[in-house]
Order: sequence, then C1' cells, then structure tokens
RNA sequence: GCCGGUGUGAUGGAAUGGUAGACGUGACGGACUCAAAAUCCGUUGGUGGCAACACCGUGUGGGUUCGAGUCCCACCACCGGCA
Repeated sequence: GCCGGUGUGAUGGAAUGGUAGACGUGACGGACUCAAAAUCCGUUGGUGGCAACACCGUGUGGGUUCGAGUCCCACCACCGGCA
C1' cells in the first nucleotide's frame, strides 16, 4: 500500500428499517441470617427538571428514508490476510 472483519451501558452480548440496550456478569439498595455466604426482590446510559416529563445517546462525520444500531459514503481505532 491492497483486501476482509469488528466497533452498542462498567462488562459479555441481543435487537427483521418501526418503543435502543433484551438476557447475563458486575455495582447499589432491600429481604433472609447472630453475622456472613448462597438465595430471593428492586434499581442500574447521559443532561435538564422538585416531579410529571423533555431532550440527547449504538466509534466520528455525512447521506438515503416518514423512520437507521441495522442500508450507502468518508474517516478513526482494533483484529486478520496479501504484498
């Protein structure tokens, strides 16, 4: 230099172009216990707001579409192959 693949919460990972983050792990709170472990229940992306709620969020920037994590283009990072 060329070709291919991957990129989603703290983490592993789901999601047919139609409610983004299911289901786990972890964390936090609670129950149980003399206490703990195990088990069970609840919460768990960000910003603003007393709250209801609103807005933003899938590596970055664009595009297509009524609608994009998903399709297209460029770039970035990582992995693999070729030279």
Transfer RNA from an Oscillospiraceae bacterium, 83 nucleotides, folded computationally. The organism belongs to Oscillospiraceae, within Bacteria. Its Rfam family is "tRNA". Gene Ontology term of the family: triplet codon-amino acid adaptor activity. The family's RNA type in Rfam is transfer RNA. It was read from a public genome assembly. The coordinates come from a structure-prediction model, not an experiment, and the mean pLDDT is 81.